[in-house]
Molecule: SAM riboswitch aptamer (S box leader)
Organism: Gemmatimonadales bacterium
RNA sequence: CGCUCAUCGAGACCGGUCGAGGGACAGGCCCGAAGACACCGGGGCAACCUGUGGAAGGUGGCUCUUCCACUAAUGUGCCAACUCCUGCGACGGAUGUGAUCCGUUGGUAGAUGAGUC
Numbered sequence: 001c002g003c004u005c006a007u008c009g010a011g012a013c014c015g016g017u018c019g020a021g022g023g024a025c026a027g028g029c030c031c032g033a034a035g036a037c038a039c040c041g042g043g044g045c046a047a048c049c050u051g052u053g054g055a056a057g058g059u060g061g062c063u064c065u066u067c068c069a070c071u072a073a074u075g076u077g078c079c080a081a082c083u084c085c086u087g088c089g090a091c092g093g094a095u096g097u098g099a100u101c102c103g104u105u106g107g108u109a110g111a112u113g114a115g116u117c
Base pairs, nucleotide, nucleotide: 002116003115004114005113006112007111008110013042014041015040016039017038021031022030023029025087026086027085028084043079044078045077048075051070052069053068054067055066056065057064083109088106089105090104091103092102093101094100095099
């Protein structure tokens, strides 16, 4: 890198360095010399991995599986905007005849974690 599974409308900012782009891609819309993005230091959020307890399932009995509650040393992650919105379809609605707009929903893509070759 690839594959599998889970989650993605919540939450959480200060200081320093640098100096022009950045928000994955395209379109839109935003952020940005009142200094963004990135990097460094500190702080914080969260609870995927970890730990404890309980319930249910399963087993001859364990191992185990699922769910719930608590915890937060650690390994990650995250700290503008729902993954910022849309991208391909389905359905519904509005305008009223050729397409446009709005909403709901499934998917694609992406991100993160756990596992695996």